[in-house]
A computed fold for a 72-nucleotide RNA from a Pseudomonadota bacterium, annotated as transfer RNA. The RNAcentral record of the sequence draws on ENA. Its Rfam family is "tRNA". Model confidence (mean pLDDT): 82 of 100.
RNA sequence: GGGCGUAUAGCUCAGUGGUAGAGCGCUGUUCUUAUAAAGCAGUGGUCCUUGGUUCGAUCCCAAGUACGCCCA
Numbered sequence: 001g002g003g004c005g006u007a008u009a010g011c012u013c014a015g016u017g018g019u020a021g022a023g024c025g026c027u028g029u030u031c032u033u034a035u036a037a038a039g040c041a042g043u044g045g046u047c048c049u050u051g052g053u054u055c056g057a058u059c060c061c062a063a064g065u066a067c068g069c070c071c072a
Stems, first nucleotide, its partner, number of pairs: 001071007010024004018055001025043006048064005
């Protein structure tokens, strides 16, 4: 320098155009002498950035940024 992939909750990851979810975590509570486990309730997001397409974009298109892989 060229090609490809990834970017979504504190972490690991889903989500194929119609108001974004799970598990773990965290908080409260029940239980216990106490802790853990378990049950219940709650807590969570500028969907990497900027533009475009569309009635409507996490999703499609373009450019950029960060990280990773391959080629040279």